[in-house]
């Protein structure tokens, strides 16, 4: 160096999850010339030489082991933006109310504002008067078989008589109480009044005088306060996106080394 036969060790790798850790199934990525059964997500197997069992095929190099580059995808932190959502009440905020202010729009005002003063008017409450009503008294008239009164015919009783008593019916009158009337007094009321006086309220409306440029706050504006969480804001978390950054971890591929043993020619 060549041929044979053999061993390591290869037949994918990675990456999230899950695990005290490793590996696989199963889910993504790469990739494929890249072996076959059986196991296994309420799992399976193992323990740092960290799948196991069973069979095969290659085989020391285009396939194995190392480092280094690339960089498909992932993991992780932050950042920006978006949307839901929990808060908070920080802001000259918007928004909404309250007072104020009078810049400007509109309104009333010299046919005369604001003030001031004067008459009336409304509202209430007392007293009066004054109407209407009830009632009572006044008046009028009825109004008792005896048990009211007066006069009492006939009768009737005592008496010798004279006369004297008592009384029934009629008469004539009264009382309780009826009924009439509202002229007069008295009292009580009241959906009553073109009524008087006094009080209250001193607001409002309507004139009269004086006075002589002002009211007034409807609308914009501006100050002060306050609401309140719709919205903005500021804050906590969460989904999403990122051709945003930062780390990590790396699969294909590229590039550099590196690698047993026996026998023979």
């Nucleotide at each position: 160096u060549c041929g044979u036969g053999c061993u390591a060790g290869a037949c994918g790798g990675g990456g999230g999850a899950c695990u005290a850790g490793c590996g696989g199934u199963a889910c993504c990525c790469u990739g494929u010339a890249a072996c076959c059964c059986g196991c296994a997500a309420u799992c399976c197997g193992c323990u740092a030489u960290a799948g196991c069992g069973g069979g095969g095929u290659c085989g020391a190099a285009u396939u194995c082991c190392u480092g280094c580059c690339c960089g498909a995808g992932g993991a992780c932190u932050c950042g920006u933006g978006c949307u839901g959502u929990g808060g908070a009440g920080u802001c000259u905020g918007g928004g909404c109310g309250a007072c104020g202010u009078a810049a400007g729009g509109g309104g009333c005002g010299u046919u005369g504002a604001a003030g001031g003063u004067u008459g009336g008017g409304u509202c209430c409450g007392g007293c009066g008067c004054a109407a209407c009503g009830g009632c009572a008294g006044c008046c009028a008239u009825c109004g008792a078989a005896c048990c009211c009164c007066g006069u009492c015919a006939g009768g009737u009783c005592g008496g010798g008589a004279a006369c004297g008593a008592a009384g029934c019916a009629g008469c004539g009158g009264u009382a309780a109480g009826g009924u009439g009337u509202c002229a007069c007094u008295g009292u009580c009321g009241u959906g009553u009044g073109c009524c008087g006086c006094c009080g209250a309220c001193c607001g409002c409306c309507c004139g009269g005088c004086c006075g002589g440029a002002g009211c007034a706050a409807c609308c914009u504006g501006c100050g002060u306060c306050g609401u309140g969480a719709c919205c903005g804001u500021c804050u906590g978390g969460a989904a999403c996106a990122c051709u945003g950054a930062g780390c990590u971890c790396g699969a294909c591929g590229g590039c550099a080394g590196g690698u047993g043993c026996a026998c023979g020619a």